The RNA shown here (SAM riboswitch aptamer (S box leader)) has 117 nucleotides and comes from a pig gut metagenome.
[in-house]
RNA sequence: CCUUAUCAAGAGUGGCGGAGGAACAGGUCCUGCGAAGCCCGGCAACCAUCGCAGUAAAAUGCGAAAAGGUGCCAAGUCCUGCGGAUUGCGGCAAUGCCGUAUUUCCGAGAGAUGAGG
Numbered sequence: 001c002c003u004u005a006u007c008a009a010g011a012g013u014g015g016c017g018g019a020g021g022a023a024c025a026g027g028u029c030c031u032g033c034g035a036a037g038c039c040c041g042g043c044a045a046c047c048a049u050c051g052c053a054g055u056a057a058a059a060u061g062c063g064a065a066a067a068g069g070u071g072c073c074a075a076g077u078c079c080u081g082c083g084g085a086u087u088g089c090g091g092c093a094a095u096g097c098c099g100u101a102u103u104u105c106c107g108a109g110a111g112a113u114g115a116g117g
Base pairs, nucleotide, nucleotide: 001117002116003115004114005113006112007111012040014039015038016037020030021029022028024081025080026079027078041073042072043071046069047068049064050063051062052061053060077110082107083106084105085104087101088100089099090098091097092096
């Protein structure tokens, strides 16, 4: 970098540490009633493992367990970022078109994590 799955649930009144952190931009937040990081603890169950179903063999589905490989433990992936619809408001020779937005929804993009290449 490519493919694919998932992203509204869950997880500490602990120790060390000392000022920053929430990817990016803009917001909005968290933080000396201690940030990042490290350790311990925990959550979950993607891979691996085991059982059953399935197949010619695979694929695949359901379940178990949590000792192994990852991941995760403020806020929906904190919100928006592009397009469409919707709603409100405003404008216009005007039964539609344009502009705008702390409306709502859908999709994409970006990002994160796993697995494969």